[in-house]
RNA sequence: UGCCGAGUCUCCCCUUUUGUGGGAGAGCGGGGGAACCAAGUUCCCAGGGGCUAACUCACCGGCCGUAAUUGGUGAGGGCGAAAUCCUUUUGUCGCCAGCCCGUCAGCUAACCCCGUAGGCGAACAAAAGGAG
Numbered sequence: 001u002g003c004c005g006a007g008u009c010u011c012c013c014c015u016u017u018u019g020u021g022g023g024a025g026a027g028c029g030g031g032g033g034a035a036c037c038a039a040g041u042u043c044c045c046a047g048g049g050g051c052u053a054a055c056u057c058a059c060c061g062g063c064c065g066u067a068a069u070u071g072g073u074g075a076g077g078g079c080g081a082a083a084u085c086c087u088u089u090u091g092u093c094g095c096c097a098g099c100c101c102g103u104c105a106g107c108u109a110a111c112c113c114c115g116u117a118g119g120c121g122a123a124c125a126a127a128a129g130g131a132g
Stems, first nucleotide, its partner, number of pairs: 002120003008026006014019001027116006037106001047104001048101004055076007067103001077096005084131008
């Protein structure tokens, strides 16, 4: 050189030389948003939704307050275990946080909005196949 990841490319401006800066376009990723279609009831604390692997269910507790909370156990599910990549299998280990909207959100053409980070010689071994 390369690799993971949406997180790249091009141009301009400022500063005075480099920045964790600003702007524009393209690409990529995410969200909102008609018709048609789907859904429509009840219960589960005061909800619902989005990013994300970071969720679901059951049982036992805790609360009567509000931006709306919480503990334990079990089962299921998801993500990862290190940087050439992909698939399958076996065993082992780790993690399931955080943030945002503000009572609203199914899908969704037009249209609108946002993001474009951070990392890689580590804390995993084995087997098989494929690609470069």
A computed fold for a 132-nucleotide RNA from a soil metagenome, annotated as c-di-AMP riboswitch aptamer (ydaO/yuaA leader).